[in-house]
């Protein structure tokens, strides 16, 4: 520090996800040790049991025990000492410990204030402590009660209680003086006056006093007591600032806000009360609702921030729930009291008892959190003079890998690279020096031994110094020495012995992300954080091996921060991605021109205080190290106070004119409102002319018209809108505004510079305006026209089209308040190259209505910088800056629901959530596509010729059938295709019969001599049996061949062409497809290859940020067309000669034809026109041939998961007495039917008969087969010749000539069938071909539709070949005869290039929308129902404080005892008052028959709305 994920690819926007850290954690697997920490986050749920607050006898009286002494009637009594302590009394119990329910608050934090306060114990200081009195517990006794407990009577002490005296101080009142403070006011002093204190205890002593032995009422020390002042500590109150979310909570408040007076409090205060006033709070968020203890800190982060508030520390609140006070220095009190509620327990039913959110522990809840331990040795606390007692605070131990830190599970050597496992290309590789083995060590472990620090304060003892004192007494204080005191713990540590011995797992291995193979599985099982894996070769599932990571842990889950600049202060945006309000005016607010002065709020600097400690950071130290911990520093970024500065901002004052405005002059304008008015047109009415149609459409129909339409003429009525002018012209804030005239009226602009003097900008709320549609009332209504009706179209057509037609559109007055209200661009100001239009007015110059130049205001275009993801914007910014407002934060759900506000309604505005997805989106790129465009080509259409589709037959296919009808090929590009030829074979299929190392290959071992041939028998045959004959070579070791047996293995036309190679088809012989370098672009990519011409061609030329190159095109190759040369047999024969019935038959020739080799020839080369003078094109000449002469071979990058596993090869899978192999027979030849491809025809351009023609290219030895002969013929016989320019096949046919037929199912046509034959072949029935004769079907030119062909072509005629024993209407070739037409590119099909749109990229056979049906999920409404919390009104009213009363009761004081008073208590009453009750509203949650839409789901139904002009442009 980033990464993955939207796309075919790219850039951007934007969400989701991951890598990091953390934790009071939990779960899964695993688990050796130690140190230090931490441990109910849930039920503030309920609690058994034990403990957690006592102490003091030196405050007091008793009681008990022990000891001693005295005395004794020997029972006891008295005294002293020591110990114990129920009660009175004092102090403590308000600390310590727990928890976080409540609380959004002066609760907390921070900084201040109290001149408005309190403070026990402690410290310092001053003064004092005199003299009396009356009770009550305990105790004794009686009584009540189950108990808890209570009552009566009687006795008694005090540091308990109560008067009196004194009064330094204090407090109150009055008067006066000084001084201080921001104010109320405070402080000091003086005088007078009033009020109000106290307690003793212990030790010692006899100096003083008293009694006179020695004691105490004396003295003395210590502790305690009273009053007061000061301090310290701890608290109380007040204030500034800060402190979560919601506005779908906007108004709240009656003691409420203030005043006066009174009461109350420690103290201020509506704290409380009476009266008076009507205030107080709130958009700077009151009130209400929800949530929450706050902080130091902790986690994270670069920081700013965000999250959090366990442990430790500070504060607060609470103690079963609610209320209340008492005591006290302090409480409204966790282990106190009273009352009420709930719950639990005891009970004799009358009544009582209780409160673990103290430490342990139990139940319950929960994913989840420990021992009913030891000790006061240390630290701290309470009491005490002290010893000491108490202390679940605390110190320790126990449990838990809960966390952090440390250590270990061994070290060295060791290659036969062991065994074993895994993989393998079978060679090997890896685990792997790893193990074993050898040599060591001893952390840890086990056993034994030894053994700490933490412990000196205090106390005891001894000694010494000081204080008080009369004192050598006593006491106090200090110093020195010494003794005892340890829960942890026989622990840490140390030593010895033993001995590698007891100690490694978890997770992941497709990318992110380090780490790969095998097997199993087969969209199953499963994985998954995101993307995504799995459908038979899974590095993604499961297992194994291996390697990676971490390690006593490792993973997962939850949560927080980070990454996320994804809420943006640091640090984002708003033209098109989410996002500018529809527009203006304007309030609060925010921001604001030049100069000067003052001030010091902001700002800056300094100083001071504070920011507790701990934590974090730095340095040093202590535990062996670390964690942990000690010390010091820094820091705590904050707040406050004081001082200073004065630039900027604020504030105040003065001033200026440039911002802004006012007045004046001038012109422009569909700016607004109202009134009037004009012509054209449509429609209607009246009248005339006129006659059969009009109208409408793609075509029609509905409709109108003989009752006279349409058309036309004239007149009239009425409403609405204003042609031309008219212009990216004008005006307006926007919406919007268009005939003309008048009236009223707003704004802008220009000019000049008189006036004001910052008066400005923006603008949350607010107010106003606001298209169309809609709405209310009343008018109006010509045209147009939702709804509606009819006609068409259509599969349907609730649409598009047509004929009608009502609201509405128009006017007036109201309402609505929204639009793709758009420049998808808020307003204002300033600045930042140019160029060119246009509108308005102005200035300069001028030849003065022109033209040129200058600045201003508007409105357009182009463009530099700059900006931007790109597109683009670019002085009218989307640039550079400032100010203000509005808005955005993934898509869907949804602008929906609920609530509020507005509206007559329609609806508008504000505006969520659950749930769901990993995308949604913007711009641009390359393709593909379009019922987009342009250019061009092709037998693509058109123009023609001949066909197919109809018939019969042949053949292939589908379907059907079958035991089998083997398999493959399926639009073009399957279907006379694989198959260049299925009777057996082929053959793969079926039935049956056989074989199992096999029909075929290799190897090894063993055995054997056979194999083989012939014959016979059985059998359908394979096969089996029998008989006869029967190996070769040799170096004599053996080898070869064959057979049998056995083992490895053979075999498979079994599967997968979607695992493959190879081959092939197709687009397409279309003109395209690319690369290097350069350039442009962020990039995908572009350029080149586009453009202007031209071509059959990306062919060539020109131009050009391109320059070159490659694969294609063309050419090179073959055939053919002309000629030459060479050669001359088997071919040829002009001339010469011979010869024949005839024939190159013969001599001969080498001229010709021909053969077959080499050359020549054609290149737009020449001429002219056109064209840019180019490329080229048109015409011409010459030429056998002219613009590629004709034909062939040749097929770019790629597309179609195209075809082929059945040509062949091949991975994997399957099969192995069968899916292999052999044999016989059957099938592939079936047959209601459908389709393709052909043949033959339908006839006279013909059929038939006869007859003097003319080819090319091929084939031939298991062959072609001549002549001759036989047969009507197929054919037979025959066998010459020929391995071929020699012989044979071999007759070419159509044509020509002559004759006949005469338009008919025929002398057309030949199917079908009968009979008789021939040929091939073991074999012709299923199932061949041919001949003769007889038979003579359909068919008279073929519907919709559709095919081929542009010249030696179509059409037509025959010939040959391959396959092949035989079988050709098929296929491949050959030659003969030999046309018609092409205006042209509008249309159909296919293709190429450019361009355009796109929501497509599996690429239009694409994508995709909505209803309905089914399943599931969350949610709204819903008659209602249930529950909760918070209020309000009223009722009842506990405890208790306060007030009143107090006839009852009453020790202390007064008077003075009949008694009375002061004071107090019980009782009663009242205000307030918790819980409870009643009522009506509001609110939150749950639930509810039914119902609404939403989301998700595998191939459901119906249509096809959108994306291309999406077939009616889309959208608001």
């Nucleotide at each position: 520090a980033g990464a993955g994920u939207u796309u075919g690819a790219u850039c951007c926007u934007g969400g989701c996800u991951c890598a990091g850290g953390a934790c009071g954690a939990a779960c899964g697997c695993u688990g050796g040790c130690g140190g230090c920490a931490u441990g109910c986050c849930u039920a503030a749920c309920a609690c058994a049991u034990g403990c957690a607050a006592g102490u003091c006898g030196a405050a007091c009286g008793g009681a008990g025990a022990a000891u001693u002494u005295a005395u004794u009637u020997c029972g006891g009594u008295a005294a002293a000492u020591u110990c114990u302590u129920a009660g009175u009394g004092g102090c403590g119990a308000a600390c310590g410990g727990g928890u976080g329910a409540g609380u959004a608050a002066c609760g907390c934090g921070u900084a201040g204030g109290c001149a408005a306060c309190c403070u026990g114990c402690c410290c310092u200081u001053u003064a004092g402590a005199u003299g009396g009195g009356g009770a009550c517990a305990a105790c004794a006794u009686c009584c009540c009660g189950a108990a808890a407990g209570g009552g009566g009577u009687g006795c008694u002490a005090a540091u308990a209680c109560c008067g009196a005296a004194u009064g330094u101080g204090a407090c109150g009142a009055a008067u006066c003086u000084c001084c201080c403070g921001c104010a109320u006011g405070a402080g000091a002093g003086a005088u007078u006056u009033g009020u109000g204190a106290a307690a003793g205890a212990u030790g010692g002593c006899c100096u003083c006093u008293a009694c006179a032995u020695g004691u105490a009422a004396g003295c003395u020390a210590u502790c305690g007591c009273u009053a007061a002042a000061g301090g310290a500590u701890g608290g109380g109150c007040c204030u500034g600032c800060g402190u979560c979310u919601g506005a779908u909570u906007a108004g709240c408040u009656a003691g409420u806000u203030g005043g006066u007076g009174a009461g109350g409090u420690a103290a201020c205060g509506g704290c409380u009360c009476a009266c008076c006033a009507a205030g107080g709070c709130g958009a700077c968020g009151a009130u209400c609702a929800g949530u929450a203890g706050c902080c130091g800190g902790u986690c994270u982060g670069a920081g700013a921030g965000g999250a959090u508030g366990a442990a430790c520390g500070g504060c607060c609140a609470c103690a079963u729930u609610g209320g209340g006070a008492c005591u006290g220095a302090g409480a409204c009190a966790c282990g106190g009291c009273c009352c009420a509620g709930a719950c639990u327990c005891c009970u004799a039913c009358g009544g009582g008892a209780g409160g673990c959110a103290g430490c342990a522990g139990u139940g319950g809840g929960g994913a989840a959190u420990c021992u009913u331990c030891c000790g006061c040795a240390a630290u701290g606390g309470g009491c005490g003079a002290a010893a000491g007692c108490c202390u679940g605070a605390c110190g320790g131990a126990g449990c838990a890998a809960u966390g952090c830190c440390g250590c270990g599970u061994g070290a060295g050597u060791g290659a036969a690279g062991a065994a074993g496992g895994u993989c393998u290309u079978c060679g090997g590789a890896c685990c792997g020096u790893a193990a074993a083995g050898c040599u060591c060590u001893g952390u840890u472990g086990u056993u034994c031994a030894u053994g700490a620090c933490g412990a000196a304060c205090g106390u005891g003892c001894a000694g010494g110094g000081g204080g008080u004192g009369a004192a050598u007494a006593a006491u106090u204080u200090c110093c020195u020495g010494u003794a005892a005191u340890g829960a942890c713990g026989g622990u840490a540590g140390u030593g010895a012995a033993c001995g590698a011995g007891g100690a490694a797992g978890c997770c992941a291995c497709g990318g992110c992300u380090a780490a790969c193979u095998a097997c199993g599985u087969g969209c199953c099982a499963g994985c998954a954080g995101c993307c995504g894996c799995g459908g038979u070769a899974a590095u993604a599932c499961g297992u194994a091996g291996g390697g990676a990571g971490c390690a006593a842990g490792c993973g997962u889950u939850a949560u927080c921060c980070g990454g996320a600049u994804u809420u943006a202060c640091u640090g984002g945006g708003u033209g098109u991605a989410a996002a500018g309000g529809g527009u203006g005016c304007g309030u609060a607010g925010a921001c604001g021109g030049g100069a000067a002065a003052u001030c010091a709020a902001g700002u800056u600097g300094g100083u001071u205080g504070u920011g507790a400690a701990a934590u974090c950071c730095c340095u040093c130290g202590g535990c062996u190290u670390a964690a942990c911990u000690g010390a010091g520093g820094a820091a705590c970024u904050g707040c406050a106070a004081c001082c200073a500065a004065a630039a900027c901002u604020a504030a105040u004052u003065u001033u200026c004119u440039u911002g802004a405005g006012u007045a004046c002059u001038g012109g422009a304008g569909a700016g607004g409102a109202a009134a009037g008015u004009g012509g054209a047109a449509u429609u209607c009415c009246u009248a005339g002319u006129g006659u059969a149609g009009c109208g409408g459409u793609g075509a029609a129909a509905u409709g109108c018209g003989u009752a006279g339409a349409u058309a036309u003429u004239a007149g009239g009525a009425g409403g609405a809108a204003c042609a031309c002018c008219a212009g990216u012209g004008g005006c307006g804030a926007a919406g919007g505004c268009g005939g003309c005239u008048u009236u009223c009226u707003g704004g802008a602009c220009a000019g000049a510079a008189a006036c004001u003097g910052a008066c400005g900008u923006u603008g949350a709320g607010g107010c106003a305006c606001g298209a169309a549609a809609g709405u209310g009332u009343g008018g109006g209504g010509a045209g147009c026209a939702a709804a509606c009706a009819g006609g068409a179209u259509u599969a349907g057509a609730u649409a598009c089209c047509c004929u009608g037609g009502u609201a509405g559109u128009c006017c007036a007055c109201g309402c609505c308040g929204u639009a793709a209200a758009c420049g998808a661009u808020g307003g204002a100001u300033a600045c930042u190259a140019g160029g060119u239009g246009u509108a308005g007015g102005g200035g300069a110059u001028g030849a003065a209505u022109a033209a040129u130049c200058c600045a201003c205001u508007g409105u357009g275009c182009c463009g530099u910088c700059g900006c931007a993801a790109a597109c683009g914007c670019a002085g009218u910014a989307a640039g550079u800056a400032u100010c203000c407002c509005a808005c955005c934060u993934g898509g869907g759900g949804a602008g929906u629901a609920c609530g509020g506000c507005c509206g007559c309604a329609a609806g508008g505005u504000u505006g969520a959530a659950a749930c769901u997805c990993a995308a949604a989106g913007g711009a641009a790129u390359u393709g593909a596509c379009g019922g987009g465009g342009g250019c061009c080509c092709g037998c693509a259409c058109a123009a023609g010729c001949a066909g197919u589709g109809g018939a019969g037959u042949a053949u292939g296919u589908g379907g059907u059938u079958u035991a089998a009808u083997u398999c493959g090929a399926c639009g073009c590009a399957a279907c006379g295709c694989g198959a260049a030829g299925a009777a057996c074979c082929u053959u793969a299929c079926c039935a049956g019969g056989g074989c199992u190392u096999g029909a075929c290959a290799u190897a090894u071992a063993c055995a054997g001599g056979a194999a083989u041939a012939u014959a016979u028998u059985a059998g359908a045959g394979a096969u089996a049996a029998u008989a006869u004959a029967g190996c070769u070579c040799u170096u004599c070791g053996g080898a070869g061949u064959c057979u049998g047996u056995a083992u490895a293995c053979a075999g498979g036309u079994g599967g997968u062409g979607c695992a493959u190679g190879g081959u092939u088809g197709u687009c397409g012989u279309c003109a395209g497809c690319u690369c290097g370098u350069g350039u442009c672009g962020u990039g995908a990519g572009a350029u080149g290859u586009u453009g202007g011409g031209u071509u059959a061609a990306g062919u060539c030329c020109c131009g050009c940020a391109a320059c070159g190159a490659g694969c294609g095109c063309a050419a090179c190759c073959c055939c053919u067309g002309u000629g030459a040369u060479u050669a001359g047999u088997u071919g040829c024969c002009g001339g010469c000669a011979c010869a024949u019935a005839a024939a190159g038959g013969u001599g001969g020739g080498a001229a010709c034809u021909c053969u077959a080799a080499u050359c020549a020839g054609a290149c737009u080369g020449c001429c002219g026109g056109u064209g840019a003078u180019a490329a080229a094109u048109c015409g011409g000449a010459g030429g056998a041939a002219g613009g590629u002469g004709g034909g062939g071979a040749c097929g770019a990058c790629g597309u179609c998961a195209a075809a082929u596993c059945a040509u062949c090869a091949u991975g994997c899978c399957c099969u192995a007495u069968a899916u292999g192999u052999c044999c016989u027979g059957g099938g592939c030849u079936a047959c209601a039917c459908a389709c393709g491809u052909a043949c033959u025809a339908c006839a006279a351009u013909g059929g038939c008969u006869g007859u003097a023609a003319c080819a090319g290219a091929g084939g031939g030895a298991a062959g072609c087969g001549a002549a001759g002969g036989a047969g009507c013929g197929a054919u037979c016989u025959g066998g010459a010749g020929c391995a071929a320019a020699a012989c044979c096949c071999a007759a070419a046919a159509a044509a020509g000539c002559a004759g006949u037929c005469u338009c008919a199912g025929u002398u057309c046509g030949g199917a079908u069938u009968g009979a008789a034959g021939g040929c091939u072949g073991a074999a012709a029935u299923u199932c061949g071909c041919c001949u003769u004769u007889a038979u003579g079907a359909a068919g008279c030119c073929g519907g919709a539709a559709u095919u081929g062909c542009u010249a030696g072509u179509a059409a037509u005629g025959g010939c040959a070949g391959g396959u092949c024993a035989g079988c050709a209407u098929a296929c491949u070739g050959c030659c003969g005869u030999g046309a018609a037409u092409a205006c042209g590119u509008u249309c159909c099909c296919g293709g190429g290039c450019c361009u355009u749109g796109u929501a497509c990229a599996c690429a239009c056979c694409g994508c995709c929308c909505g209803u309905c049906a089914c399943a599931c999920c969350a949610u709204g409404a819903g008659a209602g129902u249930u529950g909760g919390g918070a209020a309000u009104a009223c009722c009842c009213g506990a405890a208790g404080c306060c007030u009143g009363u107090g006839a009852g009761c009453u020790a202390a004081c007064u008077u003075a005892u009949a008694a009375a008073g002061a004071g107090g208590c019980a009782g009663c009453a009242g205000u307030c008052g918790a819980a409870g009750g009643u009522a009506g509203a509001a609110u939150c949650a749950a639930u509810g028959a039914u119902u609404g839409g939403g989301g998700u789901g595998a191939a459901g139904u119906c249509g096809u709305a959108a994306c291309a002009a999406g077939g009616u442009a889309a959208c608001c």
Predicted 3D model of a 1516-nucleotide RNA (small-subunit ribosomal RNA) from an uncultured bacterium. The prediction has a mean pLDDT of 84. RNAcentral holds the sequence, with entries from ENA, Greengenes and SILVA.